[in-house]
RNA sequence: UGCCUAAUCCCGGGCUAACGGACAGCCGGGGAGCGGGGGAACCGAGUUUCUGGGGCUAACCCACCUCUGGUGGGGGCGCGAGUCCUUCAGCGCCAGCCCGACAGCUAACCCCGCCGGCAGACGAAGGAGG
Numbered sequence: 001u002g003c004c005u006a007a008u009c010c011c012g013g014g015c016u017a018a019c020g021g022a023c024a025g026c027c028g029g030g031g032a033g034c035g036g037g038g039g040a041a042c043c044g045a046g047u048u049u050c051u052g053g054g055g056c057u058a059a060c061c062c063a064c065c066u067c068u069g070g071u072g073g074g075g076g077c078g079c080g081a082g083u084c085c086u087u088c089a090g091c092g093c094c095a096g097c098c099c100g101a102c103a104g105c106u107a108a109c110c111c112c113g114c115c116g117g118c119a120g121a122c123g124a125a126g127g128a129g130g
Stems, first nucleotide, its partner, number of pairs: 001119004008032004013027004033114006043104001052102001053099004060074006075094005083128006
């Protein structure tokens, strides 16, 4: 400087050192913004109840096989760097976690999160803007 992700920005307070100040660190509060869940009517569902069910996320579906896995097809997601949008070449990902017997949609209303992890690209076209 840039990227993935909702995971960013701003404003106060307190504490820690011999004193004072600043920085840093820690704790806590408020606002904005972004994101997620629960929750009527109407609609949907004649279904579900161990073949449990459900949520976050791109992280799913189908077929086959020598079946803790592999192959193929379809589908989804990210990067692609003078700024934004769309597309192409090219390069990658399809994991993980949570609720705890329970939830369709859902106005009012209620609740929760703002973590964590990476990089050395400077290839092309169109539009916008500057």